[in-house]
Molecule: RNase P RNA; transfer RNA
Organism: Puniceicoccaceae bacterium
RNA sequence: ACCGGUUGGCGGGCUCCCGCUGUCUUCUUUCGGGAGGGUAGAGGAAAGUCCGGACACCACAGGGCAAGAUUCCUCAUGAAAAUGGGGGCGCGUCGGUUGCGAAGCCGGCGUGACGGCUAGUGCCGCAGAAAAUAUACCGCCCCGAGCUCGUCGAGGGGUAAGGGUGAAAUGGUGGGGUAAGAGCCCACCGCCCGGAGGGAAACCGAAGGGGCAGGGUAAACCCAAUCUGGUGCAAGACUGAAUAGGGGAUCGGACGGCCCGUCCUUUGAUCCCGGGUAAGUCGCACCCUCGACUCGUCGGGGGAUCCCGCUCCCGCGGGAUAGAUAAAUGGGAGCCGUCCCGCGCAUGCGGGAUACAGAAUCCGGCUUACCGCCAACCGGUCCUC
RNA sequence: GGGCGAUUAGCUCAGUUGGUUAGAGCAUCGUGUUGAUAACGCGGGGGUCACUGGUUCAAGUCCAGUAUCGCCCACCA
Numbered sequence: 001a002c003c004g005g006u007u008g009g010c011g012g013g014c015u016c017c018c019g020c021u022g023u024c025u026u027c028u029u030u031c032g033g034g035a036g037g038g039u040a041g042a043g044g045a046a047a048g049u050c051c052g053g054a055c056a057c058c059a060c061a062g063g064g065c066a067a068g069a070u071u072c073c074u075c076a077u078g079a080a081a082a083u084g085g086g087g088g089c090g091c092g093u094c095g096g097u098u099g100c101g102a103a104g105c106c107g108g109c110g111u112g113a114c115g116g117c118u119a120g121u122g123c124c125g126c127a128g129a130a131a132a133u134a135u136a137c138c139g140c141c142c143c144g145a146g147c148u149c150g151u152c153g154a155g156g157g158g159u160a161a162g163g164g165u166g167a168a169a170u171g172g173u174g175g176g177g178u179a180a181g182a183g184c185c186c187a188c189c190g191c192c193c194g195g196a197g198g199g200a201a202a203c204c205g206a207a208g209g210g211g212c213a214g215g216g217u218a219a220a221c222c223c224a225a226u227c228u229g230g231u232g233c234a235a236g237a238c239u240g241a242a243u244a245g246g247g248g249a250u251c252g253g254a255c256g257g258c259c260c261g262u263c264c265u266u267u268g269a270u271c272c273c274g275g276g277u278a279a280g281u282c283g284c285a286c287c288c289u290c291g292a293c294u295c296g297u298c299g300g301g302g303g304a305u306c307c308c309g310c311u312c313c314c315g316c317g318g319g320a321u322a323g324a325u326a327a328a329u330g331g332g333a334g335c336c337g338u339c340c341c342g343c344g345c346a347u348g349c350g351g352g353a354u355a356c357a358g359a360a361u362c363c364g365g366c367u368u369a370c371c372g373c374c375a376a377c378c379g380g381u382c383c384u385c
Numbered sequence: 386g387g388g389c390g391a392u393u394a395g396c397u398c399a400g401u402u403g404g405u406u407a408g409a410g411c412a413u414c415g416u417g418u419u420g421a422u423a424a425c426g427c428g429g430g431g432g433u434c435a436c437u438g439g440u441u442c443a444a445g446u447c448c449a450g451u452a453u454c455g456c457c458c459a460c461c462a
Base pairs, nucleotide, nucleotide: 001381002380003379004378005377006376007375008374009373010372012336013335014334015333016332017331018330020041021040022039023038024037025036026035027034028033043356047367048366050365051364052363053362054361055232056231057230058229062260063259064258065257067228068227069226070225071224072087073086074085075084076083077082088114089112090111091110092109093108094107095106096105097104098103115223116222120221121220122217123216124215137163138162139159140158141157142156143155146152147150171189172188173187174186175185176184190212191210192209193208197204198203236282237281238280239279246273247272248271249270250269251268252264253263254262275461276460277459286303287302288301289300290299291298292297293296304321305320306319307318308317309316310315337354338353339352340351341350342349343348386458387457388456389455390454391453392452395411396410397409398408404442413429414428415427416426417425435451436450437449438448439447
């Protein structure tokens, strides 16, 4: 210098013209409105709707079952979801080291939806002799009827060392031993029981004991612990318009999967069919609170977030806070920025590109999409000193 | 805006608690039958189980994400 990866940040700028939505305001009016001015006007994901909350209604949201969610430990932030730091354990890989070997130990990097198959149940196809109480297909070894007397062998027995099957074959290595073998015996490695002791915990783990039981699967049912009431702004409140207070079914309803309990009600309630309307206001556009009157506006106070300025810091001052409803936030021109390509010795010239995407009650996360640019770290290649 | 569901052959669908080579009907191709066709008989081909990862020895099936398609939800008496 280039390439790749991870993490974090940014997500074009200025001017002019014509428009759109909200709000404030001026003038005008035939009170329907019209003309003008000020001000505000998409995102890091506004997306997916995967989590959590605010808010509203259902009862002030109760108990149990069912159902669902989460899952190593600890600390911090947080309303919660979640995020971050540190640690433990497992797995993979690389390096070092010890050992005849199996393997152990140490370190680096990466990674884990990481509670429990020793609570119980289920499943493990095909292949293979045998698939979870193990098992004798080939092979090996012993005995051996018999005969053609052999490298034969009906039959009986021993054997898990070797072959073969499989994702997985009931510890491994080295030796002893044996007819051949085998934890059969020994040493080491692994494992199990055990727990001195260490640690806040996950967890680690000394002595001692045991020839070794106990394969995998919980993103299988399930068990344990913790948590969770339901519906969602088309929630919900109000105004107006129109129609058929009609018909049927079941019966108490709120209560939504069930039961209990509580409350309400018995002239009724729920559901279905049929009918009507598809209009408006609020919720809802920083929040809370107090006061005034002309009663939906104004004024005061406090607080949150962002931007700008001042200050060494604490802090102070000023300004701002999208709100549409078929859905505004746009279009055009010029200049500049960034990247790519071509030409050119070069200042440069010409051309192209400038992503993903569009609020809909609001907020905090997660995930996904994204032309490119910047920063840090890691890895690789090449060049120079 | 909110809440649900589906995706398997050209079309319509099965696929049970993960397991042998993913099946069925229609369509399509070949062949027989017929003078020729239809129907019928026999035989065959055709699958990125929407896509991408993960769990597992093993995934159409289980889990997560993405894409596409579909359904429901207003008010009044």